[in-house]
RNA sequence: GCGAGUGUAGUAUAGCGGCUAUUAUGUCUGGCUUCCAACCAGAAGAUGAGGGUUCGAUUCCCUUCACUCGCUCCA
Numbered sequence: 001g002c003g004a005g006u007g008u009a010g011u012a013u014a015g016c017g018g019c020u021a022u023u024a025u026g027u028c029u030g031g032c033u034u035c036c037a038a039c040c041a042g043a044a045g046a047u048g049a050g051g052g053u054u055c056g057a058u059u060c061c062c063u064u065c066a067c068u069c070g071c072u073c074c075a
Base pairs, nucleotide, nucleotide: 001071002070003069004068005067006066007065010025011024012023018055027043028042029041030040031039048064049063050062051061052060
């Protein structure tokens, strides 16, 4: 330099155009317990950034950023 892939709660993840966004774990609150742990119930918390297409975008397209992998000895 060229090509491919991945970016979603604190962490790890699902999601093939209809989102009120999934699950686990963690966090917080309450219950249980003499207390803690475990267990039970509940709550808060996320689409890398910008633009486009569309009635509607996490999803499709373009650009860009970050990370990962591969190729290159041509200039």